Annotation:
This is a predicted structure of a 102-nucleotide RNA (Glycine riboswitch aptamer) from an Alphaproteobacteria bacterium. The sequence was found by an Rfam model in a public genome assembly.
[in-house]
RNA sequence: GCGAUCCCCGCGGGAGAGAUCGGCCCAGGUGAUGCGCCGGUGGCCGGCGCCGAAGGAGCAACCGCCCGGGAAACUCUCAGGCAAGCGGACCGCGGGGGGAUG
Numbered sequence: 001g002c003g004a005u006c007c008c009c010g011c012g013g014g015a016g017a018g019a020u021c022g023g024c025c026c027a028g029g030u031g032a033u034g035c036g037c038c039g040g041u042g043g044c045c046g047g048c049g050c051c052g053a054a055g056g057a058g059c060a061a062c063c064g065c066c067c068g069g070g071a072a073a074c075u076c077u078c079a080g081g082c083a084a085g086c087g088g089a090c091c092g093c094g095g096g097g098g099g100a101u102g
Base pairs, nucleotide, nucleotide: 002102006097007096008095009094010093011092012091013090018048020047021046022045023044024043025042026040028038029037030036031035049082050081051080055078056076057075058074062069063068
């Protein structure tokens, strides 16, 4: 000097599944003496159905001091999600940190 795993930042790509049902509230509209009616890409609560690629949990081989350790894009769905938007494992590019091995 080159410089891996890894970490951070930026940009791009990025799937699946009900824009479901009911109740309440509110924006708005309408009639009206009170009080009703309509009501949405809105909010909250509940129900049924579903998805898995934030997070979380489970386990095979193998190891073992035999109550243990141990992976995922597999499994479970607690959480999250099921129009758009947000999010999104993972991939690519760029920048920064770092410094293994040689």

Rfam family: Glycine riboswitch aptamer. Gene Ontology term of the family: glycine biosynthetic process.